[in-house]
RNA sequence: GAGUUUGAUUAUGGCUCAGGAUGAACGCUAGCGGGAGGCUUAAUACAUGCAAGUCGAACGGUAACAUGGGUAGCAAUACCUGAUGACGAGUGGCGGACGGGUGAGGAACACGUACGCAAUCUGCCUCUGACUGGGAGAUAGCCCUGGGAAACUAGGAUUAAUACCCCAUAAUAUUAUGGAAAGGCAUCUUUCUAUAAUUAAACCUUCGGGGGUCAGAGAUGAGUGUGCGUCUGAUUAGGUUGUUGGUAGGGUAACGGCCUACCAAGCCAACGAUCAGUAGCUGGCGUGAGAGCGCGACCAGCCACACGGGCACUGAGACACGGGCCCGACUCCUACGGGAGGCAGCAGUAGGGAAUAUUGGACAAUGGCUGAAAAGCUGAUCCAGCCAUCCCGCGUGAAGGCAGAAGGUCCUAUGGAUUGUAAACUUCUUUUCUCUGGGAAGAAAUGCCCCGUUUCUACGGGGUUUGACGGUACCAGAGGAAUAAGCACCGGCUAACUCCGUGCCAGCAGCCGCGGUAAUACGGAGGGUGCAAGCGUUAUCCGGAUUCACUGGGUUUAAAGGGUGCGUAGGCGGGCUUGUUAGUCAGUGGUGAAAGCCCGGGGCUCAACUCCGGAACUGCCAUUGAUACUGCAAGCCUUGAGUACAGUUGAGGUGGGCGGAAUACAUCAUGUAGUGGUGAAAUACUUAGAUAUGAUGUAGAACACCGAUUGCGAAGGCAGCUCACUAAAGUGUAACUGACGCUGAGGCACGAAAGCGUGGGGAUCAAACAGGAUUAGAUACCCUGGUAGUCCACGCCCUAAACUAUGCUAACUCGACAUUGGCGAUAUACUGUCAGUGUCUAAGCAAAAGCGUUAAGUGAACCACCUGGGGAGUACGUUCGCAAGAAUGAAACUCAAAGGAAUUGACGGGGGUCCGCACAAGCGGUGGAGCAUGUGGUUCAAUUCGAUGGUACGCGAGGAACCUUACCUGGGCUAGAAUGCAGUUGGAAUGUCCCUGAAAGGGGGCAGGCUCGCAAGAGACCGAUUGCAAGGUGCUGCAUGGCUGUCGUCAGCUCGUGCCGUGAGGUGUUGGGUUAAGUCCCGCAACGAGCGCAACCCUAAUCUUUAGUUGCCAUCGGGUAAUGCCGGGGACUCUAAAGAAACUGCCUACGUAAGUAGUGAGGAAGGAGGGGAUGACGUCUAGUCAUCAUGGCCUUUAUGCCCAGGGCUACACACGUGCUACAAUGGCAGGAACAAUGGGCAGCUACACAGUGAUCUGAUGCUAAUCUCAAAAAUCCUGUCUCAGUUCGGAUAGGAGUCUGCAACCCGACUCCUUGAAGCUGGAAUCGCUAGUAAUCGCGCAUCAGCAAUGGCGCGGUGAAUACGUUCCCGGACCUUGUACACACCGCCCGUCAAGCCAUGGAAGCCGGGUGGACCUGAAGACGAUAACCGUAAGGAGUCGUCCAAGGUAAAACCGGUGACUGGGGCUAAGUCGUAACAAGGUAACC
Repeated sequence: GAGUUUGAUUAUGGCUCAGGAUGAACGCUAGCGGGAGGCUUAAUACAUGCAAGUCGAACGGUAACAUGGGUAGCAAUACCUGAUGACGAGUGGCGGACGGGUGAGGAACACGUACGCAAUCUGCCUCUGACUGGGAGAUAGCCCUGGGAAACUAGGAUUAAUACCCCAUAAUAUUAUGGAAAGGCAUCUUUCUAUAAUUAAACCUUCGGGGGUCAGAGAUGAGUGUGCGUCUGAUUAGGUUGUUGGUAGGGUAACGGCCUACCAAGCCAACGAUCAGUAGCUGGCGUGAGAGCGCGACCAGCCACACGGGCACUGAGACACGGGCCCGACUCCUACGGGAGGCAGCAGUAGGGAAUAUUGGACAAUGGCUGAAAAGCUGAUCCAGCCAUCCCGCGUGAAGGCAGAAGGUCCUAUGGAUUGUAAACUUCUUUUCUCUGGGAAGAAAUGCCCCGUUUCUACGGGGUUUGACGGUACCAGAGGAAUAAGCACCGGCUAACUCCGUGCCAGCAGCCGCGGUAAUACGGAGGGUGCAAGCGUUAUCCGGAUUCACUGGGUUUAAAGGGUGCGUAGGCGGGCUUGUUAGUCAGUGGUGAAAGCCCGGGGCUCAACUCCGGAACUGCCAUUGAUACUGCAAGCCUUGAGUACAGUUGAGGUGGGCGGAAUACAUCAUGUAGUGGUGAAAUACUUAGAUAUGAUGUAGAACACCGAUUGCGAAGGCAGCUCACUAAAGUGUAACUGACGCUGAGGCACGAAAGCGUGGGGAUCAAACAGGAUUAGAUACCCUGGUAGUCCACGCCCUAAACUAUGCUAACUCGACAUUGGCGAUAUACUGUCAGUGUCUAAGCAAAAGCGUUAAGUGAACCACCUGGGGAGUACGUUCGCAAGAAUGAAACUCAAAGGAAUUGACGGGGGUCCGCACAAGCGGUGGAGCAUGUGGUUCAAUUCGAUGGUACGCGAGGAACCUUACCUGGGCUAGAAUGCAGUUGGAAUGUCCCUGAAAGGGGGCAGGCUCGCAAGAGACCGAUUGCAAGGUGCUGCAUGGCUGUCGUCAGCUCGUGCCGUGAGGUGUUGGGUUAAGUCCCGCAACGAGCGCAACCCUAAUCUUUAGUUGCCAUCGGGUAAUGCCGGGGACUCUAAAGAAACUGCCUACGUAAGUAGUGAGGAAGGAGGGGAUGACGUCUAGUCAUCAUGGCCUUUAUGCCCAGGGCUACACACGUGCUACAAUGGCAGGAACAAUGGGCAGCUACACAGUGAUCUGAUGCUAAUCUCAAAAAUCCUGUCUCAGUUCGGAUAGGAGUCUGCAACCCGACUCCUUGAAGCUGGAAUCGCUAGUAAUCGCGCAUCAGCAAUGGCGCGGUGAAUACGUUCCCGGACCUUGUACACACCGCCCGUCAAGCCAUGGAAGCCGGGUGGACCUGAAGACGAUAACCGUAAGGAGUCGUCCAAGGUAAAACCGGUGACUGGGGCUAAGUCGUAACAAGGUAACC
């Protein structure tokens, strides 16, 4: 820096990623070289070899080897000879305390750093001084004799030394006692000096030398002390008896309780003792801007350890890795009696483990030990081997080359894109590779030879000798692109995209998350991206993380202020002066090892690597200086703080006394039937007299009005009146003290309510409990009762949303208003001032909300607290408590969020305003009956498919007998039923007949003989065949276009610019009015605009003009039985074109205006005049792949196509929509009248005839304002029926017919006769309608051969009732409010129970671990004591005592594991029960 909480935003906050690193491991892959690194685990066990020896110039010697000599023998050979080179074993010296390994232990002066030792030692080395005389006795070895399996060991004899001992000499040595001087750091130190005592030595030689002794100095190394630094835990708070100090002694190289005796009682600790856990420390390494954080491999310094533990010896040095003794464990040998051993040296083995190499070469170099040296030894070291473990470098070719090849992949697919200049091909180069040849540096010394300088030592020069690596590095030549590329990734973060497969499967995943049929996220492919001999993954560390914040965070609401005060330690602290210089600052000196890091330079062809130089090492110590600030010391001051005096204020506290109202109860009285309670009731009380009313009395508790945004108190809290005691605050005066102050870890005190203990008290109210209701249930809400408790005294508890969710203190920073208590001015106004209590606000702050002199502003001091959510304020432990419980307070595990503020919506059994046939007021229906129709269900071979709350259900369908038709059964076809193009071929086309068959289909015959052209051939048409394009009402409406429904003809939905806000967003669009309307007006940080509204369009209402045929007929004429029938006319109706007309324009009232009201005027029409068309942004993943179109998928002798028959019309049932009715406002019969829209040639049909009729037979007119369908019906008049299952109603059924049609069986309509079912107005519920509307009456049309039409779409006739009003139901609009909702309340969400999995607490116990104390025993060793034995003695053996490793016994604490059972917790698409929370969440929520 990014991703991730949200619809979006902001801040908080966690999780995750990109970077770097590693002693790494794993997967895939692998050409070379250089430089480095390589058991992080079992400090587990180790076979085998090697890792420390050397000196013969210390010694006695001679086992082996070699040389020489000698003897025997022909010789081979054997034997002898220490004579020589040398040398096994041995004595002696030096070295085995270095080098090498490991990190178990250890939290410590172990380490780091600095300063000390006046408290010390130091072999070998260097320098200086002195010395090196004499003597004695042993003992290994060798030899002899024994023991033992062995390891080894006993005895005897004899022998040497640079082994051991004695004597001499000796001081600047040591010890003791004195004296003097100087110095320092307390004891003291140094120097000089006197006396006394004591102590040395070793020889060898090649004659050059080497060695030895004493003393001093140096160097080196070691020991020791102190300051400072050095992990986690307080759920470890007290620890300690040699402990702390002293005196004396012992011991040590040396100080010291290091050890012992005695004396005193100290010492350490909240600045963290003790205990527990973990850990080698450092230079440095990794990371980081730094500060830090993490680490301590390799290299270097220090420490510790060497099978576990203890102990000492030797020595200059050890308590000793390859030495010793003892205990223990383990392994091995054994003759069972005893012995041997220690790879955390180098290799190597086993084991463990994810994991870490060769039983290599050489002493050539560097270094070490020994030696005089040559030299020997050296798994130190130098090299090589193995391993991509890391770092660095090189290569796998370079240039040209488009037919942009083939192949692959993809696409919009006759073609294009990409792989891709890539390949092929041409030219070039040769690092690397192969072969051949040459070939290092590292070597300088030593040794040897020669020369020179030199007394000697030594130095210089020349020559010569010595290389593991290695015939390696390097160089040259030849050959030939020849020998050499993979891994990961491609949804976002994060560079890189398509196809196929799969279908919440298989799988992926670091986080968010992908996968349920179009997956850039899985698997494969093509392509691409990144890095590259490597690439990825895993693990770990730092970073990002300012996410423990010193640099550099926070605490009103996100996690976080302690409930409040007093106060200890601590931290911090007013003004002036002087001193000091501890802090502080500056200079200088010492130190801060080397390596590393950084800078500059050098060497390997570069780099890594390495060498040289510099800088740095931010630290510590010392010293000199400065003196502002802080500290310390001293003195002074008054403003902080306190005191005094004065009056004031208040529900401040404690105790006592008193008061009235109310309540309950008791008694008496009046009085009678209910009272009480609720949403409604009931339980309850009451005729044994309640409730009500009156009187009297008793009891306990609380104090109406005043009363408030008031007051007091540290908080909790405090309220009738009064008295006593007591505390406080503010004000005024400025008299006193003189910084006496602030905060405050622990500590102490106070601390609502509830609760606990003891004793009182008990009126009210009231957990628990009982009853009554409510309810699906109701362990609740409501009601009737009612016990603890509520009250008092004393003692506990100690917690609250103990809240201002805001710690305390002082200072500073604009104002306004209200109010409480003082004071000043003469005062009730007004004003000033001090201290409080509130509201609003500037600056500023804040994520915002908000805070704002009572800060959440600005800076300061101190305290407390926070670090993702859950688990959990839980468990364990501890403290407190009588108990309840409180305080302190985790982890495993789990999630990727949890949470704050604000925004836009949606929602609310929140509020306000408004609208709608929404309710109300009315009229008529549905729901009951029969039938029609659609749907569900069921059935069926099939009952094709779709539509399903509103917004499916007389819907797609505006016509299912065949067809339609998509379904079923059966029979057939396969480039296919249709169309186009091209090729081949046959035939004109066409008509017709026969056979088979249900038809389709199959087979066959006859007639016919086209146009152009001489012909060949061409053309039209038909058939066959081939090829290219088939076909699909198969799937997906959740891949789509188009179209449609709905909210809704609701009044809304947005934009530009500006302004406000960090932002999402807001403003505009809200407000006040008004409207049908976001319609208009006014106001306004908004000003404008767009889509909607309205208008423009159509229609019917009125009039005018124009035009009169097929329409009309007033006037004129003709004619008929009659009729605009005819001439004619344009007046009227009408037709159909153009106009006019309506705008709150006028009047009155109200109003600023918009506008509203009016039985107003005028007008055909009046406030949108009626109706229609017209449907904003969007919602419903709404509907339709079966109208059509279309992506993808599926199918191709079938899911396509043809045909016949069947089905879509089934029928126990349920629902929707309708028709007809139930009748008298009616039925029937007869008579009479008035429409409009439309249709008509495969048609409508006048008229006539026949038939009861449907219709039929003739026949006419009309391609229509001409003819026709066509009769309108309700209505009116007359008659009849008389309330009944009827003269209502017509279902059902029988018979007979008509028409359409190839065909009415399944399955048509209509007609006639007969039949005459249910039904007497319809439960809960529910629908439509506000005027030419409802209701009622008929007419027409589309589809159509016909028709199941009672449906749909239109037309006209007759023609109402009602609307007080907006409380309620439903839907909608705007504003506001709450929200834990945003898939948006059909939301969200809680707990028990049931199931699975996981971790965890308790638990009778069981097992294990380390640690401390007690007791017993006690090896080796050390110290002490000691008559008997040895020794002349010194001394030793032995014995005894003390200490002590290991071991044992018993009890207890701590930690861990396990445990029947048990407790809660977490997680887990669709389990059970309820509905607690979020809205007033339906009883406000919460502690």